[in-house]
Parts: sequence; structure tokens; C1' cells
RNA sequence: GCCGGCUUAGCUCAUCUGGUAGAGCAACGGUAUCGUAAACCGUAGGUGGCCGGUUCAAGUCCGGCAGCCGGCU
Repeated sequence: GCCGGCUUAGCUCAUCUGGUAGAGCAACGGUAUCGUAAACCGUAGGUGGCCGGUUCAAGUCCGGCAGCCGGCU
């Protein structure tokens, strides 16, 4: 330098064909216990890497940029 993949909650990841964004773990509150942990019930947490475009509508499609990973030379 060229090619490909990835970027979504604190962490690991879903979201098939564009239609109000979810799970597990972690956090917080509660039940229970002499007490702690496990368990059970509940709550909060996301401008979906950034900037544009298409569309009535974009995490999803298109372009550019950035970062990370891999391959080729």
C1' cells in the first nucleotide's frame, strides 16, 4: 500500500426481510437469614464509533472518516 471483518448498556453479545433496542453478568433496591453468600422479586442504565446521504421511517441500506482485529504484498 491492497483486501476483508468488527464498533449496540460498565463487561460479553443478540436484534433474520428497514417500522417505538433486548439478554446474560455486573450495579442499585427489596424479600428471606442470627448474619453473609447463593436464591427469588423489582429498578436504573444506550443521541447504536463520528459525519453525511437515501427513505414517511435507519442499529439495519449507501458514502466518507476514525479505532481495533486478520490476511496479502
A computed fold for a 73-nucleotide RNA from a Candidatus Doudnabacteria bacterium, annotated as transfer RNA. Lineage of the source: Bacteria > Bacteria candidate phyla > Candidatus Doudnaibacteriota. It matches the Rfam family "tRNA". Its family is annotated with triplet codon-amino acid adaptor activity in the Gene Ontology. By type it is a transfer RNA. The prediction has a mean pLDDT of 81.